[in-house]
Molecule: Archaeal signal recognition particle RNA
Organism: DHVE2 group archaeon
RNA sequence: UGCCAGGCUAGGCCGGGGGGUUAGGCGUCCCCUGUACCCGAAAUCGCCUAUACGCGGGGGCGACAGCCGGGGAAGGUGUAUCCAGCUCCGGCUUUCAAGCCGCACGGAACCUGUGAGGUCCUGUCCCCCGGGGCCACAGGUGCGUCGCGGGCUUCCGGAGGGAAGCCUUGCGGCGCUUUGCCACGGGAACCCCGCCAGGCCCGGAAGGGAGCAGCGGUACCGUGGACUGCUGGCGCUCGGGGGGUAGCGGGACCGAGGAACCGUGCGGGGACUUGGGCCGGAGUCUGGGCAUCGACCCCGGUGUGCCUGGCA
Numbered sequence: 001u002g003c004c005a006g007g008c009u010a011g012g013c014c015g016g017g018g019g020g021u022u023a024g025g026c027g028u029c030c031c032c033u034g035u036a037c038c039c040g041a042a043a044u045c046g047c048c049u050a051u052a053c054g055c056g057g058g059g060g061c062g063a064c065a066g067c068c069g070g071g072g073a074a075g076g077u078g079u080a081u082c083c084a085g086c087u088c089c090g091g092c093u094u095u096c097a098a099g100c101c102g103c104a105c106g107g108a109a110c111c112u113g114u115g116a117g118g119u120c121c122u123g124u125c126c127c128c129c130g131g132g133g134c135c136a137c138a139g140g141u142g143c144g145u146c147g148c149g150g151g152c153u154u155c156c157g158g159a160g161g162g163a164a165g166c167c168u169u170g171c172g173g174c175g176c177u178u179u180g181c182c183a184c185g186g187g188a189a190c191c192c193c194g195c196c197a198g199g200c201c202c203g204g205a206a207g208g209g210a211g212c213a214g215c216g217g218u219a220c221c222g223u224g225g226a227c228u229g230c231u232g233g234c235g236c237u238c239g240g241g242g243g244g245u246a247g248c249g250g251g252a253c254c255g256a257g258g259a260a261c262c263g264u265g266c267g268g269g270g271a272c273u274u275g276g277g278c279c280g281g282a283g284u285c286u287g288g289g290c291a292u293c294g295a296c297c298c299c300g301g302u303g304u305g306c307c308u309g310g311c312a
Base pairs, nucleotide, nucleotide: 001312002311003310004309005308006307007306008305012061013060014059015033016032017031018030019029023049024048025047026046027045037058038057039056040055066302067301068300069299070298071297072296075293076292077291078290079289082288083287084286085285086283087282088281089280090279091278092277093276096275097274098273099272100268101267102266103265104264105263106262107261110258111257117254118253119252120251121250122249123248124247125243126242127241128240129239130238131237132236133234134233135232136231137229138228139227142176143175144174145173146172147171148170149168150167151166152165153164154163155162156161181225182224183223184222185221186220192217193216194215195214200209201208202207
């Protein structure tokens, strides 16, 4: 003298940027950034003077850092009135294509005398008319006679009641007519019918009467069948007339080719759709540029002090 290790605190550091103020630099004030030791004073301001990046007190770090200059790489924000890409929108373009049409050439298959292709007729389809079928919809007649009951009137009897006549709003039988019938189920609390236990009423009794529950039935309701109907519908069927026919089917005639696909070329067409090109616009998208922000890295300058130990 250099390097390394440990210790100390006099240099230094413990956010940055913009605005305002100022002759100027800091700070108190405002704003941005975003987390960076604490306290105090500071616009009639506080501290400074180009060595200006504050002042006073405390604490921490600590010769590192910091400061000045230059360079590098990445990131945040802004910018669509910087550029490119991407997406979307609009316009132009066929002298940019494809989708479309025709022709020529080439190709691979296919159908075809068990009939390619063509012509004609016809069914399937539509309209009108008629018959049937199917499915819906609607409907439940009118009368005669007999019997039982009910109601009214008259007469008789001491009550219950009895007799006759008239009427038909109940029920049943038979007959006629009709589509107006049949089967099954439900069904009148009483004000519908019949038989009416018990109980009730009249009566000395005999007997008679009204009648609930119950049973049977009717009206009525429902379902199904049959029947009837100037009723409706139908993708079914038969017949007649007319129309249509590009797909499919049937028939008759002629009798040898036929249609589609792929590729290439030429011609036509092509802003309707898609792709391409050009122009313009929009976008919280992507990348670059520019601006800005705070940190990071490298180099140079400034700074690199004091004590102890080790090594050279």